[in-house]
RNA sequence: UGGGGUAUCGUCUAAUGGUAGGACAGCGGAUUCUGAUUCCGUCAGUCUUGGUUCGAGUCCAGGUACCCCAG
Numbered sequence: 001u002g003g004g005g006u007a008u009c010g011u012c013u014a015a016u017g018g019u020a021g022g023a024c025a026g027c028g029g030a031u032u033c034u035g036a037u038u039c040c041g042u043c044a045g046u047c048u049u050g051g052u053u054c055g056a057g058u059c060c061a062g063g064u065a066c067c068c069c070a071g
Stems, first nucleotide, its partner, number of pairs: 001070007010024004018054001026042005047063005
C1' cells in the first nucleotide's frame, strides 16, 4: 500500500428488513443460625457519521479500532 473479515448489555453469545433475546456477572428479595447452592425480580447493549426504506442490528457509502492474507 492492496485485498478480505470482525465490531451487539460489564463479559460471552443469538436475532428472515417488522417489539433487540438468552447465559454469566452486578443489584434487590425469598430460603439459611451465617455463608454457599437454589428460586423470584431487576439493571444494562447494536463502534461512529450519513444514505436507502413506511420501517435498518441487518442493505449501501465514508470513517475508526482490531484480526488475517499478499507485497
This is a predicted structure of a 71-nucleotide RNA (transfer RNA) from an uncultured Alphaproteobacteria bacterium.
The prediction has a mean pLDDT of 80.
It matches the Rfam family "tRNA". By type it is a transfer RNA.